The RNA shown here (small-subunit ribosomal RNA) has 1466 nucleotides and comes from a Patescibacteria group bacterium. The organism belongs to Bacteria candidate phyla, within Bacteria. Its mean pLDDT, the model's own confidence on a scale to 100, is 83. Its Rfam family is "Bacterial small subunit ribosomal RNA". Gene Ontology terms of the family: structural constituent of ribosome and ribosome.
RNA sequence: UAAUGAGAGUUUGAUCCUAGCUCAGGGUGAAUGCUGGCGGCGUGGAUAAGUCAUGCAAGUCAAGGGGGCCCGCAAGGGCAACCGGCAGACGAGGUAGUAACACGUAGGUACGUCCCCCGAAGUCGGGCAUAGCCAUCCGAAAGGAUGGGUAAUUCCCGAUGGUCCCGCAAGGGUAAAGGUUUUUCGCUUCGGGAGCGGCCUGCGUAGUAUCAGCUAGUUGGUAGGGUAACGGCCUACCAAGGCUACGACGCUUAGGGGAGCUGAGAGGCUGACCCCCACCGAUGGAACUGCGACACGGUCCAUACUCCUACGGGAGGCUGCAGACGAGAAUAUUCCGCAAUGGACGAAAGUCUGACGGAGCGACGCCGCGUGAUUGAUGAAGUGCUUCGGCACGUAAAAGUCUUUUAUCGGGGACGAAGUUUAUUGACGGUACCCGAUGAAUAAGGGGCUCCUAACUCUGUGCCAGCAGGAGCGGUAAUACAGAGGCCCCAAGCAUUACCCGGAAUCACUGGGCGUAAAGGGUGUCUAGGCGGCGCUAUUAGUCUCUCGUUAAAUCCGUGGGCUCAACCUGCGGCCGGCGAGGGAAACGGUAGCGCUCGAGGGCGUAAGAGGUGCACGGAACUCAUGGUGGAGGGGUGAAAUCCGUUGAUAUCAUGGGGAACACCAAAGGCGAAGGCAGUGCACUGGUACGUUCCUGACGCUCAAACACGAAAGCCAGGGUAGCGAAGGGGAUUAGAUACCCCCGUAGUCCUGGCCCUCAACGUUGCUCGCUCGCUUUACGGAGUAUCGACCCUCUGUGAGGCUAAGCUAACGCGGUAAGCGAGCCGCCUGGGUAGUACGAUCGCAAGAUUAAAACUCAAAGGAAUAGACGGGGACUCGCACAAGCAGUGGAUUAUGCGGCUUAAUUCGUCGAUAAACGAAGAACCUUACCAAGGUUAGAAAUGCUACUGCAUUCUUGUCGAAAGAUAAGAAGCCUUCGAGGGUGUAGCACAGGUGAUGCAUGGUCGUCGUCAGUUCGUGGUUUGAACUGUUCCCUUCAGUGGGGUAACGAACGCAACCCCCGUUGUCUGUUGCCUUUACGGCCAGGCGAGACUGCUCCCUCACGGGAGAGGAAGGUGGGGAUGACGCCAGAUCAGCAUGUCCCUCUGAUACCUUGGGCUGCACGCAUAAUACAAUGGGCGGUACAACGGGUUGCAAGAGCGUAAGCUGGAGCUAAUCCUUAUAAAACCGCCCCCAGUACGGAUUGAGGUCUGCAACCGACCUCAUGAAGCCGGAAUUGCUAGUAAUCGCAGGUCAGCUAAACUGCGGUGAAUACGUUCUCGAGUCUUGUACUCACCGCCCGUCAAGUCAAGGGAGCUGGGGGUGCCCGAAGGUCUGCCUCGCGCAGGACUACGGCAAAUUCAGUGACAAGGACUAAGUCGUAACAAGGCACGGGUAGCGGAAGCUGUUCGUGGAACAUAUCCAAU
Repeated sequence: UAAUGAGAGUUUGAUCCUAGCUCAGGGUGAAUGCUGGCGGCGUGGAUAAGUCAUGCAAGUCAAGGGGGCCCGCAAGGGCAACCGGCAGACGAGGUAGUAACACGUAGGUACGUCCCCCGAAGUCGGGCAUAGCCAUCCGAAAGGAUGGGUAAUUCCCGAUGGUCCCGCAAGGGUAAAGGUUUUUCGCUUCGGGAGCGGCCUGCGUAGUAUCAGCUAGUUGGUAGGGUAACGGCCUACCAAGGCUACGACGCUUAGGGGAGCUGAGAGGCUGACCCCCACCGAUGGAACUGCGACACGGUCCAUACUCCUACGGGAGGCUGCAGACGAGAAUAUUCCGCAAUGGACGAAAGUCUGACGGAGCGACGCCGCGUGAUUGAUGAAGUGCUUCGGCACGUAAAAGUCUUUUAUCGGGGACGAAGUUUAUUGACGGUACCCGAUGAAUAAGGGGCUCCUAACUCUGUGCCAGCAGGAGCGGUAAUACAGAGGCCCCAAGCAUUACCCGGAAUCACUGGGCGUAAAGGGUGUCUAGGCGGCGCUAUUAGUCUCUCGUUAAAUCCGUGGGCUCAACCUGCGGCCGGCGAGGGAAACGGUAGCGCUCGAGGGCGUAAGAGGUGCACGGAACUCAUGGUGGAGGGGUGAAAUCCGUUGAUAUCAUGGGGAACACCAAAGGCGAAGGCAGUGCACUGGUACGUUCCUGACGCUCAAACACGAAAGCCAGGGUAGCGAAGGGGAUUAGAUACCCCCGUAGUCCUGGCCCUCAACGUUGCUCGCUCGCUUUACGGAGUAUCGACCCUCUGUGAGGCUAAGCUAACGCGGUAAGCGAGCCGCCUGGGUAGUACGAUCGCAAGAUUAAAACUCAAAGGAAUAGACGGGGACUCGCACAAGCAGUGGAUUAUGCGGCUUAAUUCGUCGAUAAACGAAGAACCUUACCAAGGUUAGAAAUGCUACUGCAUUCUUGUCGAAAGAUAAGAAGCCUUCGAGGGUGUAGCACAGGUGAUGCAUGGUCGUCGUCAGUUCGUGGUUUGAACUGUUCCCUUCAGUGGGGUAACGAACGCAACCCCCGUUGUCUGUUGCCUUUACGGCCAGGCGAGACUGCUCCCUCACGGGAGAGGAAGGUGGGGAUGACGCCAGAUCAGCAUGUCCCUCUGAUACCUUGGGCUGCACGCAUAAUACAAUGGGCGGUACAACGGGUUGCAAGAGCGUAAGCUGGAGCUAAUCCUUAUAAAACCGCCCCCAGUACGGAUUGAGGUCUGCAACCGACCUCAUGAAGCCGGAAUUGCUAGUAAUCGCAGGUCAGCUAAACUGCGGUGAAUACGUUCUCGAGUCUUGUACUCACCGCCCGUCAAGUCAAGGGAGCUGGGGGUGCCCGAAGGUCUGCCUCGCGCAGGACUACGGCAAAUUCAGUGACAAGGACUAAGUCGUAACAAGGCACGGGUAGCGGAAGCUGUUCGUGGAACAUAUCCAAU
């Protein structure tokens, strides 16, 4: 200087963190789905190294040889068998095996080498055979036998021989082949070269330690053999070595590399095509030939398989190119050509060549091109949507003009081709390319559209059908399913699936962590290993630097070039982190040496301590025994009981025995490595601290393995046993109670010896060293000062605590005893569950411990903190919440409502509080929604259009009918400008109608918490953040009312006030008011005002305010009302109303009309009321005193009649006038009743009436008669704090009447009690815990039952792998022997295959039993989360349907409370 790194979704009510899962990118020899125009370049059996029909893939040389056949008169030519030579060990294919010197890289040399090149020398003489051929014979065939004769560049012998071999030398030994024909091809020997090969070595090279020990030719030596060559390569003998934690041996998997994919890189994954190497050729073994093989298209043997057969025997090997079968998700033509390149042979021509060059098939991949261009708005039609106006598809189409790539046709037409000089020679191919012609003509799909992630609407469906990569959609308004329209992305492709890398810093070298999220080993000692103080010198395998060699080509990068471009091909350059060789440097590191003292250790002097082991001793308590006193209980609990006690307990005294533990001191204290350690003394013994001008001289730190220690429980043996106390027994509790509580009680707890080896073995914090502000307490030392000495004070060291700065942390918190800043070493973690489990191994007497997975399953599991909610948590406060009182309810009868039952129907809604005298301020019909029956059908009521209609409408009469209605006759009857208009009817069309559904689609309204005092916001501040602060705290208030304080300052909705009524009064007005002493009157009514504000006094107080008092009609919001914050309950209402969607309605409705019935039905249960049960009462008579209201289809006076309800009648009043209204009632006075089911009580029933109404069965009232239950109400429960409760009557609305005893108001009379906040209920504030947030009506655990799945165990059974021992022993080479000396025979050892045996390992399968995981609504309980109702949890032991319970020891990851102590403030 340049290049270079992206994240998102998902745990929660929300937040931060941790952590996993998922997605967006790129890639592939792919496959699958839908679709498909052309060309170029590539690429294509990944599975069964399974089996293969057919053809071809290695021959050539006639100039090595003799002969044969054919053509030819001959010369000559052709064919090919045989002998011979060369090739066949290359090329082509595959990846089975192999974890290895196989491969890669860098080196080495005890070696070989046909063909090729260079150099030197030579090529002489002789001989024996044999195939072909002929004859005979055997055999089905394949093939073979015997005899005869024959050639060579076949074979043999001899000669010669050096620059060859052996040997010190002397000496000895070893070669050859000729052919064609006119110059060449050969042959032999030696030396050298090139290339190729053999062998050896360093380094690199998968997983597994649940493989830890392996090894007998093993390791080395000597000798021999063998090889081209070194070597245990082989043999004999000798020695006993060799390898291994730096992973031997074993098992599993796998060809290696260049390279490919991905990635910012470091890495991770891969090893198709192309190149290099290795290995393999049906399986196993073996050699022969040869330069080269233990040989893909050679030989022999064995095995399996296939084929032929005359049954006697034979033949075969596509992992060459095509092709076939099989298996598989899946992979091509039985093509053309040797024209080119290359190979074999040949002197050459040439022959051969499925190497190769080409073509074919497959969108399998990459690249390029096209499916047209332009103009074109009535924005056509159509389709979709719509707010019905319109919008979109959309210049898109049509239509006009133009072009012709491509496809098609016609014409022309290559390069690739050169040898050797002429000639000849092209598979591809009449191809590429060029020219011309016709004509938009031949050519677009796939996926997606909730978020991640670009792109939205309608319809259908209704937790169904379905979707889905994750989160998640779908239960009637689905942008998530299906279809459609539109849109988005890519495009001859587009998606899906599988796999790899990335994202993933999610194995972290670059680049993570371990207090609470997963993660520090229970503790110590120590080995290997890792790391290591200060100074000097030397050295240099680490380190740094320079040069050289190598790192094949291709690939990759840069830059040029060639195919029209590109893909593709290609020139040049770069790159290629390594390894090797040489030179240099010496800081760091290593090594060696010499020193040093500060690290470490030691000496000396002091000191503290529950440090350890053993022995001895002591007192208190407990218990037992004996005796005394004593006489009925004791003990135990929430309450009891079991239990003990008159055979004398408990209590008490005395004496004696026993075991266990050590009060006070004692503490936050001390000691120890941890576990742990506590009466006193003695003995032995480990460690530590301080002081020191002493000694050694780096001796250090850490630590895998190893070793030692290691609470409690538990185990074995022997003792011991007072108390306690698993198990067990009993009593309680309970629905049960295998528990909690109680009474007993065995192991155990104790001692000795031996095991076990675990824990919440915790500070959940490994050890060591260094550095980094302070304050303070305490234990043990030291120094200074002081003192006679101690105390005190100051400083200092080592421990043990508290609070904090900086810093760290997700936060909580840590903070010189770090969780801060650094260094060294060890251990450990990588989502949850399965599981600290299974299997294996080691240890243990056992219990069990250590080590330690997977399948499967989930999308979370977690940590910290936040706001709520909740707690059988806490503190404070309030409320007729309790308490104190008064009156009730619950019992009776009746009324009313509800449930239930019944019914044709008993219409509907409402259901704890917040339904039930509620909707309903009034069901005989109506109401009415229900039932039965009868009827109507565009409708009973609404709007519009069209056509017709002098029709509407009213009245009368007849018939049917329960009515509605149907039908018949008659009468009256709009308007007019004669066009029409209004109304009506009929018909038709739009539509109506629905108290049908959904209050979980809604509006509106209402209930409730609650007239409780709360709920929020802006700005600022704090926090990573959710959030917090404000609003907490103190005082006060009815009040978040006010004040003080305060990182807050303000504000809003609520509170209060403003409004209405009542209470006092001034003033004005006084009608239709009333009184009279007729007045400038009073009362009363209305209007406008005044008055109350803690204003005044005293006390407390900083203030706010509180207490007491005065005055006042009223005193501290005077009483009452209206007024109901943010919100909660998917609270209530679709039947009050409104309203979305759905549903019902042309032959009869879920609409409408009518009659009758029902809503009143009655074994029962519940709720709300009325009336009572009597004497504070009842009856009769008399005497007083109200207020709110209502009234013209109405209230109705006086008068008369009736016992009465009422009737007759109608004055007055549209109301401060008249009426209701009257005697209000209770009260008061007098008389009777005398405690009884009554002169209480009035239900019920009978009879007779009155009134309303079309109608009284089901209404109310009156009179007479009747006279039921009931004598104060179980458990339980309601209201009320003053003009209140209680009690008394009056009025009103609804309404024809009324079941009103209800409801809403009005006035009359008129109490009691509140100590107080422990308890019940509710509410508020603060705080605490939480695993809850659908918020405790929450969450959640385990057994059992049902279904599904995977894995482990398992009597066994089956199969595979590797080895061991033994048996057999082919071919083969080798050794020995023999002979007729051959291609011979016999034998030995070795050995493949095969067999037998015992083990081992890996799989498959398996009755059965056990655990695990999962699955909308199963069973039993309630273990955990709050103090979860017995705090929970870890270890261990016993027990129990299950969660679990209990004993013992440990932890706090327990709430609350108390005491003590520490720190801070006062």